[in-house]
Predicted 3D model of a 74-nucleotide RNA (transfer RNA) from Chytriomyces sp. MP71. Its Rfam family is "tRNA". It is annotated as a transfer RNA. Its family is annotated with triplet codon-amino acid adaptor activity in the Gene Ontology. The RNAcentral record of the sequence draws on ENA. The prediction has a mean pLDDT of 80.
RNA sequence: GCUUUCGUGGCUUAGUUGGUUAAAGCGUCGGUCUCAUAAUCCGAAGGUCGCCGGUCCGACUCCGGCCGAGGGCA
Numbered sequence: 001g002c003u004u005u006c007g008u009g010g011c012u013u014a015g016u017u018g019g020u021u022a023a024a025g026c027g028u029c030g031g032u033c034u035c036a037u038a039a040u041c042c043g044a045a046g047g048u049c050g051c052c053g054g055u056c057c058g059a060c061u062c063c064g065g066c067c068g069a070g071g072g073c074a
Stems, first nucleotide, its partner, number of pairs: 001073007010026004019057001028044004050066005
């Protein structure tokens, strides 16, 4: 340099050919329980879906550019 896959809470992921309200596990915080800690159980906070633009009545999802990460080729 060419090509390909990917970017979604702090971490790991889901989101079924675009349709109101983005979901789960772990973690964090509060409570429950215990003499105490852990575990269990209950609840809560936490996301401008990498950035910008386009298409569309409507975009995490489609298209273009840029940034970043992994794989392949040279």